A computed fold for a 377-nucleotide RNA from a soil metagenome, annotated as Bacterial RNase P class A.
The model forms 96% of the base pairs in the Rfam consensus.
It matches the Rfam family "Bacterial RNase P class A". Rfam classes the family as a ribozyme.
The RNAcentral record of the sequence draws on MGnify.
[in-house]
RNA sequence: GAGUCGGCCGGACGGUCGCGGCGCCGCGAGGCGUCGAGGAAAGUCCGGGCUCCGAAGGGCAGGGUGGUCGGCAACACCGACCCGGGGCGACCCGCGGGAAAGUGCCACAGAGAACAGACCGCCAGCCUCGGCUGGUAAGGGUGAAACGGUGCGGCAAGAGCGCACCAGCGCCCGGGGUGACCCGGGCGGCUCGGCAAACCCCACCCGGAGCAAGGUCGAGAGGGAGGUCCUCGGACCUCCUGCCCGAGCGCUCGAGGGCUGCCCGCCCGAGCUCGGGGGUGGACCGCACGAGGCCGCUGGCAACAGCGGUCCCAGAUGGAUGACCGUCACCUCCGCGAUCUGCGGAGGCACAGAACCCGGCUUACAGGCCGACUCGU
Numbered sequence: 001g002a003g004u005c006g007g008c009c010g011g012a013c014g015g016u017c018g019c020g021g022c023g024c025c026g027c028g029a030g031g032c033g034u035c036g037a038g039g040a041a042a043g044u045c046c047g048g049g050c051u052c053c054g055a056a057g058g059g060c061a062g063g064g065u066g067g068u069c070g071g072c073a074a075c076a077c078c079g080a081c082c083c084g085g086g087g088c089g090a091c092c093c094g095c096g097g098g099a100a101a102g103u104g105c106c107a108c109a110g111a112g113a114a115c116a117g118a119c120c121g122c123c124a125g126c127c128u129c130g131g132c133u134g135g136u137a138a139g140g141g142u143g144a145a146a147c148g149g150u151g152c153g154g155c156a157a158g159a160g161c162g163c164a165c166c167a168g169c170g171c172c173c174g175g176g177g178u179g180a181c182c183c184g185g186g187c188g189g190c191u192c193g194g195c196a197a198a199c200c201c202c203a204c205c206c207g208g209a210g211c212a213a214g215g216u217c218g219a220g221a222g223g224g225a226g227g228u229c230c231u232c233g234g235a236c237c238u239c240c241u242g243c244c245c246g247a248g249c250g251c252u253c254g255a256g257g258g259c260u261g262c263c264c265g266c267c268c269g270a271g272c273u274c275g276g277g278g279g280u281g282g283a284c285c286g287c288a289c290g291a292g293g294c295c296g297c298u299g300g301c302a303a304c305a306g307c308g309g310u311c312c313c314a315g316a317u318g319g320a321u322g323a324c325c326g327u328c329a330c331c332u333c334c335g336c337g338a339u340c341u342g343c344g345g346a347g348g349c350a351c352a353g354a355a356c357c358c359g360g361c362u363u364a365c366a367g368g369c370c371g372a373c374u375c376g377u
Stems, first nucleotide, its partner, number of pairs: 001375009011328007019036007038351001042362002045360005050210004057264004062206005067081005082096001083094004097201002102199002104195003119140002121136007148166006167191001169188008214285004222241009243277007256268003292311008330348007
């Protein structure tokens, strides 16, 4: 100088006003103290905790995963390794099971695109000398891909037709590895293209709905929930359950219901279906101590695990976490001064933002910092 990989920060301090949770004080209005977004809180794409449904049983259908070994509560995540490809290298990329189980597809070009194929060429025969018939995959041409490569023999010309070596495939044997796989030897036919993010086959996994889950209290003929609009705290519409009215069906010869696409099995079972009517949107729990953060030691290549110490760190429900000012820091531009990187002025300072909670992945991000390694000089 050029590069590869990984980690981290993402304004600081002060003042004035304001907001939410908790604690204390106060009869009360309020006051004081303390805590108050993120690395992604986001997308809601995976996995789990938690809660309810029916005891979660079988089959079909459907969905997911896909090298190996390990880590983890689990995963489509992470680590190490294997194989293939790229790079001089650090390192990077791989939707990486099966194409000799079956079916299907392979554009354009080309004669021919998968139990091959004769356009030109080569060879043989025939003949009216320009063609016809047959052989041939060595050579040319087309294509992403044309049915192994080189050489010798062979042949009318050729061809794994035969042979030697090489590559690939299959089978067998020996060795190494937990394994994916690797190394070596022998035999075989000479060679069997690609696509499974096409159907399909194989192995393993998967019940559903979600905190608007669900529970308690109050109120009482009420209760629970979804949505639209705008002037943003109001207006309006709809559904479920219960209640009232009417009609129909059923009560062990059983209507109907329960699990969710279907069937079977199992369970509950005295109510169920249709039409009409009136009315409405309280509080608390769940809910903030957790697969938790930080530090150290031990084991392990690592992901991670164990042990010890230490800390408590948002909890709203019309939804807080903000606004303004000053100083400093950082970046850009301009002017002065002149190489000390100084002084002054102007502008900028990202992406975004909790709503049951965790582990991941992906995406967005002004500007900046640190570490390890590679190549060249």